[in-house]
Context: one part of a larger RNA
RNA sequence: CCCUCGCUAAGGAACUCGGCAAACUGACCCCGUAACUUAGGGAGAAGGGGUGCCUGUGGUAAGUGGAACUGUAAAGGGGAAGCUGAAGCAGGCCGCAGAGGAUAGGUCCUGGCGACUGUUUACCAAAAACACAGGUCUCUGCGAAGGCGAAAGCCGAAGUAUAGGGGCUGAGGCCUGGCCAGUGCUGGAAGGUUAAGGUGAAGGGUUAGCUUAGAAAUAGGCGAAGCUCUGAGCCGAAGCCCCAGUAAACGCCGGCCGUAACUAUAACGGUCCUAAGGUAGCGAAAUUCCUUGUCGGGCAAGUUCCGACCCGCAUGAAAGGUGUGACGACUGGGACGCUGUCUCAGCGAGGGACUCG
Numbered sequence: 001c002c003c004u005c006g007c008u009a010a011g012g013a014a015c016u017c018g019g020c021a022a023a024c025u026g027a028c029c030c031c032g033u034a035a036c037u038u039a040g041g042g043a044g045a046a047g048g049g050g051u052g053c054c055u056g057u058g059g060u061a062a063g064u065g066g067a068a069c070u071g072u073a074a075a076g077g078g079g080a081a082g083c084u085g086a087a088g089c090a091g092g093c094c095g096c097a098g099a100g101g102a103u104a105g106g107u108c109c110u111g112g113c114g115a116c117u118g119u120u121u122a123c124c125a126a127a128a129a130c131a132c133a134g135g136u137c138u139c140u141g142c143g144a145a146g147g148c149g150a151a152a153g154c155c156g157a158a159g160u161a162u163a164g165g166g167g168c169u170g171a172g173g174c175c176u177g178g179c180c181a182g183u184g185c186u187g188g189a190a191g192g193u194u195a196a197g198g199u200g201a202a203g204g205g206u207u208a209g210c211u212u213a214g215a216a217a218u219a220g221g222c223g224a225a226g227c228u229c230u231g232a233g234c235c236g237a238a239g240c241c242c243c244a245g246u247a248a249a250c251g252c253c254g255g256c257c258g259u260a261a262c263u264a265u266a267a268c269g270g271u272c273c274u275a276a277g278g279u280a281g282c283g284a285a286a287u288u289c290c291u292u293g294u295c296g297g298g299c300a301a302g303u304u305c306c307g308a309c310c311c312g313c314a315u316g317a318a319a320g321g322u323g324u325g326a327c328g329a330c331u332g333g334g335a336c337g338c339u340g341u342c343u344c345a346g347c348g349a350g351g352g353a354c355u356c357g
Stems, first nucleotide, its partner, number of pairs: 001352008010343002014341001019338001027051005036041001038171001052093006062084003069077002094098001106336007113328002118130002134169007146155003173322003177253003182250002184246005191241003197235003202230005209222005254272005281315001282312001293309005
């Protein structure tokens, strides 16, 4: 010097990103407990007092135990002996100290997020993430939808719409605004478009045959049937176009100019655009760039915190909005208590390091 412990004058968070760590608190009995609240809670709130031993009350109260006695159809009543044995009260005794050692909540105030108990990154994250009851939309009539599987088959389910699958939201309170133009989904079937296929006009190839020229070979023309190739027009669904509906479907929810008898501001007016132009709420916020916004509070002093304001760069209503009692090894701010966190270090113990072996 390092590790793990114990103690420390005065101060008491001045330490530090942050009271991290440590310390304080701690059991039982009694007293006593606020706001708020979903009336359960909050509560062990907070804050106080007591605790040993001896004597007496007292072998009492009580518990256990079940004998006499009584009594019934069965029952039951009754409580002796024995065993265990307080509390409270009164008086006394000792020590610095009586839950005498060990084990055994620090507390309060105020925000954010998540309702809650739960779940999670086995080995750096336990959370405001996931789940959750509850809400809502949608699919599914049963050989269900959906899923696994070339299939058989199985799950769903030995269930049957008060059931099962999927999506979103996430207790409960108060609520959940406008837009269906785009995309999606659902419905519609008149019209437009439209595939394979059907039909098959027409045309090409091939050639029995006919024909022209020629003495012939051969060359040219026409060309049935069959085979074959191409193929117009017409008939052809869903889909798409089209017409509606639908936002707790994906999503979206404006700009400029002017105006009031100080000024400022604009209830009001004009105009352009849109499918419709953000309602209630909340708001420098887990969202605010400018920004340490401005004002108030708290501090001697506060980029954090709390309360307001609203100029919302870029809030906003089930990617839910906003309040909320309880809850949280969550996260921010403050206070009391307490402390070697610190001023600032010292001493001690054990184990290392070091020396010798």
Molecule: large-subunit ribosomal RNA, domain IV
Organism: Coprothermobacter platensis DSM 11748